RNA sequence: GAGUCGGCCAGGCAAUCGCGUUACGGUUUACCGUACCGAGGAAAGUCCGGGCUCCAUAGGGCAGAGUGCCAGGUAACGCCUGGGCGGCGCGAGCUGACGGAAAGUGCAACAGAAAACAAACCGCCGAACGGCAUCUUCGGAUGCGCGUGGUAAGGGUGAAACGGUGCGGUAAGAGCGCACCGCCUACGGGGCUAACGCCGUAGGGCACGGCAAACCCCACUCGGAGCAAGGCCAAAUAGGGAGACGAUACUGCGGCCCGCAGUGUUUCCGGGUAGGCUGCUUGAGCCUUGCGGUGACGCAAGGCCUAGAGGAAUGAUUGCCCUCGACAGGACCCGGCUUAUCGGCCGGCUC
Numbered sequence: 001g002a003g004u005c006g007g008c009c010a011g012g013c014a015a016u017c018g019c020g021u022u023a024c025g026g027u028u029u030a031c032c033g034u035a036c037c038g039a040g041g042a043a044a045g046u047c048c049g050g051g052c053u054c055c056a057u058a059g060g061g062c063a064g065a066g067u068g069c070c071a072g073g074u075a076a077c078g079c080c081u082g083g084g085c086g087g088c089g090c091g092a093g094c095u096g097a098c099g100g101a102a103a104g105u106g107c108a109a110c111a112g113a114a115a116a117c118a119a120a121c122c123g124c125c126g127a128a129c130g131g132c133a134u135c136u137u138c139g140g141a142u143g144c145g146c147g148u149g150g151u152a153a154g155g156g157u158g159a160a161a162c163g164g165u166g167c168g169g170u171a172a173g174a175g176c177g178c179a180c181c182g183c184c185u186a187c188g189g190g191g192c193u194a195a196c197g198c199c200g201u202a203g204g205g206c207a208c209g210g211c212a213a214a215c216c217c218c219a220c221u222c223g224g225a226g227c228a229a230g231g232c233c234a235a236a237u238a239g240g241g242a243g244a245c246g247a248u249a250c251u252g253c254g255g256c257c258c259g260c261a262g263u264g265u266u267u268c269c270g271g272g273u274a275g276g277c278u279g280c281u282u283g284a285g286c287c288u289u290g291c292g293g294u295g296a297c298g299c300a301a302g303g304c305c306u307a308g309a310g311g312a313a314u315g316a317u318u319g320c321c322c323u324c325g326a327c328a329g330g331a332c333c334c335g336g337c338u339u340a341u342c343g344g345c346c347g348g349c350u351c
Stems, first nucleotide, its partner, number of pairs: 001351009011321007019038002022035005040327001044338002047336005052226004064222005069083005084098001085096004099217002104215002106211002121155002123151003128148003131144005163181006182206001183204007190196001230278004240269006249263005285304008322325001
């Protein structure tokens, strides 16, 4: 100098005016005064996971959804940590829907001979059978590459073509044979009882091409709704239930009596509306130190209280200074992820 990873801060100070909750005091019950406190690293998106609340629920299965290398952390997770493997980078490091294709079904445009029972366009060959030509001692020999053929070296197509390189071999070739590399299987070791050719030994010429972000199979997880959840108190009016009082009045049951129903006043009860209270912020909380752990994290001790409104407060002005100040505002609460963000500081590591 370039880079990489992690952590922290988010203009500062002062004065004046103002806003909100709470406490105290005064009081005209709605205001005044005093004091304390008063947004974030993302308060955001509402994408995951939980607490809390109500409803549902014997148990099991199907369907559906999600997750998907391994081990650990956690209240839990699709998050985090460490490790493995693949890819990128000289490196620090970054990154991956990273289970199964020897259970089954299916797919592969275009190009290409052929896209999975392998196959043969150009090419290579002429061993075998036939054909033709030449020679002939008539037994055959040589040649052509014409037919039946052999081959998969080389070329060509494609995202992908049935292991790679070399030597031998052959008519030409080919794991056809061999060496090395790769691959598969088994065993042993290493590795957090793991993932894992990381190491070793033995066997196998190679079987089992690709796609599961196609269906599918396997393993694991998952009931629903959300603080406008939910709980408590409770007017006026209307209506419901029970009782008491009273002229024993009126109306209806076709005229009369009994009976039944309704109409009055008042008391009580229960449901429920307006409204009020609660849920509400002390919490898987924060800070410091020590211990355990590679780490995420856990344990112990000490200290701290840090918005709680309910249509929404946290602001404005002035002065000084500097590096001239980004994104952005709680509404039940936490843990994550993702997205937005002027800049600055600190530390580890690499070239």
This is a predicted structure of a 351-nucleotide RNA (Bacterial RNase P class A) from a marine sediment metagenome. It matches the Rfam family "Bacterial RNase P class A". Its family is annotated with tRNA processing, ribonuclease P activity and dimeric ribonuclease P complex in the Gene Ontology.